Overview
This is a predicted structure of a 74-nucleotide RNA (transfer RNA) from a Desulfovibrionaceae bacterium. Rfam family: tRNA. Rfam links the family to the GO term triplet codon-amino acid adaptor activity. About the family: Transfer RNA (tRNA) molecules are approximately 80 nucleotides in length. The source organism's lineage runs through Bacteria, Pseudomonadati, Thermodesulfobacteriota, Desulfovibrionales and Desulfovibrionaceae.
RNA sequence: GACCCCAUCGUCUAGCCGGCCCAGGACACCAGUCUUUCACAUUGGUAACAGGGGUUCAAAUCCCCUUGGGGUCG
Numbered sequence: 001g002a003c004c005c006c007a008u009c010g011u012c013u014a015g016c017c018g019g020c021c022c023a024g025g026a027c028a029c030c031a032g033u034c035u036u037u038c039a040c041a042u043u044g045g046u047a048a049c050a051g052g053g054g055u056u057c058a059a060a061u062c063c064c065c066u067u068g069g070g071g072u073c074g
Base pairs, nucleotide, nucleotide: 001073002072003071004070005069006068007067010027011026012025013024019057029045030044031043032042033041050066051065052064053063054062
């Protein structure tokens, strides 16, 4: 320098051949119930699409650029 892959709640991850509802689940966290209390159990809640632009009626999803990480080749 060229090319390929990855980036989603605090953590891990599903969704990525565009469209359903609030982007789903597990753990964690917070609150309630239960319990003498804790734990367990149970109910509810908070919380995310790396950044920018484009296409589209509609983008986590498609296209371009950038950033960060990984890899192959020279």
Its mean pLDDT, the model's own confidence on a scale to 100, is 80.